[in-house]
Context: one part of a larger RNA
Molecule: large-subunit ribosomal RNA, domain IV
Organism: Minisyncoccota bacterium
RNA sequence: ACCUCGUUAAGGAACUAGGCAAUUCAACGGCCGUAACUUCGGAAUAAGGCCUACCCUGAGAGAAAUCGAAGGGUCGCAGCUAAAGACCUCUAGCGACUGUUUGUCAAAAACACAGGUCCCUGCUCAAUUUAAAAAAGAUGUAUAGGGGCUGAAGCCUGACCAGUGCUGGAACGUUAAAGGUGGCGGUCUUGCAGCAAUGCAAGGCUGACUGCUCUAAGCGCCAGUGAACGUCCGCGGUAACUAUAACCGUGUUAAAGUAGCGUAACCCCUUGCCAGGUAAGUUCUGGCCCGCAUGAAAGGUAUAACGACUGGAGGACUGUCUCAACGAGGAGCCCG
Numbered sequence: 001a002c003c004u005c006g007u008u009a010a011g012g013a014a015c016u017a018g019g020c021a022a023u024u025c026a027a028c029g030g031c032c033g034u035a036a037c038u039u040c041g042g043a044a045u046a047a048g049g050c051c052u053a054c055c056c057u058g059a060g061a062g063a064a065a066u067c068g069a070a071g072g073g074u075c076g077c078a079g080c081u082a083a084a085g086a087c088c089u090c091u092a093g094c095g096a097c098u099g100u101u102u103g104u105c106a107a108a109a110a111c112a113c114a115g116g117u118c119c120c121u122g123c124u125c126a127a128u129u130u131a132a133a134a135a136a137g138a139u140g141u142a143u144a145g146g147g148g149c150u151g152a153a154g155c156c157u158g159a160c161c162a163g164u165g166c167u168g169g170a171a172c173g174u175u176a177a178a179g180g181u182g183g184c185g186g187u188c189u190u191g192c193a194g195c196a197a198u199g200c201a202a203g204g205c206u207g208a209c210u211g212c213u214c215u216a217a218g219c220g221c222c223a224g225u226g227a228a229c230g231u232c233c234g235c236g237g238u239a240a241c242u243a244u245a246a247c248c249g250u251g252u253u254a255a256a257g258u259a260g261c262g263u264a265a266c267c268c269c270u271u272g273c274c275a276g277g278u279a280a281g282u283u284c285u286g287g288c289c290c291g292c293a294u295g296a297a298a299g300g301u302a303u304a305a306c307g308a309c310u311g312g313a314g315g316a317c318u319g320u321c322u323c324a325a326c327g328a329g330g331a332g333c334c335c336g
Base pairs, nucleotide, nucleotide: 002330003329004328005327006326007325008324010322011321014320019317029051030050031049032048037042039152053074054073055072056071060067061066075079080085087315088314089313090312091311092310093309094307095306099111100110115150116149117148118147119146120145121144128135129134154301155300156299158232159231160230163229164228165225166224167223168222169221172220173219174218179213180212181211182210183209184207185206186205187204188203189202190201191200192199193198233251234250235249236248237247260294261291272288273287274286275285276284
C1' cells in the first nucleotide's frame, strides 16, 4: 500500500459524468395536522409537530373480557432504551396503470395491456399443420373465430385515389394449351402416264413447320377505397419611418401540411434569442419560431394516479471531498 469494518476537529457536495457510495431520517404506534392538482377514487403515512418507561388513582364505555380521558408520583445521559423497520420536497420528459423481457454485462422510454379501428370468415367457414387420412379452429357460430395497425379515459384525427395495392365491373382490345379446319413438307398404299427418273389423282399416318377459327382467367380499360403502401410545392411584387406582408400576380401538382406542438428522445448552424434560477448555468424551466429534416391511429396534443425509468432544483444529512488520521479483523511482503 490492499480487503472488510469502526470513529473523526472545522467545513458540508467544495467530490464527481452524476450525492456513486455511505450517513441522516425512519414503529403501516398514539394524538394533532396536511397544499397544488385531480379521472373526485385519490394525491396522503403528503408535508409538519408533539408523545411513548415504571407506580398510584380511574371520569367514562362495555354483558363481560377489556379499553381508557384527566391527575399525581419514581428512576435514568437516554423510556418504540436491545433487534427489526420509509429521507423529504419542487419541477420537466417518456410510458396511462398492475404486469413481461435479453437464463450468464441492458428491466427500459422496449413488449404486453384494457380500449379504438380496419380486413377476412355463414360453418362441409376463414387463417393454420399435412403427401394423404385427418387435426385444429371448437364440443365454439359474427356479442364468434382469425389477421393488421394503434395503445386507458379527455379534446381530436385535416388534404390527396395521380403511382402501388385491394375491392367491384364487364361493353371493347389483347391473350395459352386443347379442339376444329386449310397450306406446305416427310413417308406408305393403290390407280394412271412414262423405258426410267419422275409426275398426276385418290386414300392413310405424320411434323419443336405454318394460316384461319373457337376462346378462359389475367392484363389493358372503367369505378371505388387512406385507422390501405404512401404523398402533402416554387418564384416575384405589395401598406403614409423602417420592418413585415392580411393582399396581388405567375408556374407546377393527385393534393399543395389543416388543428396542434415546436431549438423538442426530432434544430445542422447552436452554448439560437429573451426571461427565471446561480456570485458565476453548453444542462434545466417558461416564452419566441425561416420546423437543415414536426404533425395527426408508423396517431397529434394535454393529462390525475403509477415507475428499482431519464433530466433539473432545493431541504436535511454526511469522510464524496478540502485532507487525511487513528483503531479492529484479514490478506500480502520482509526478518526470525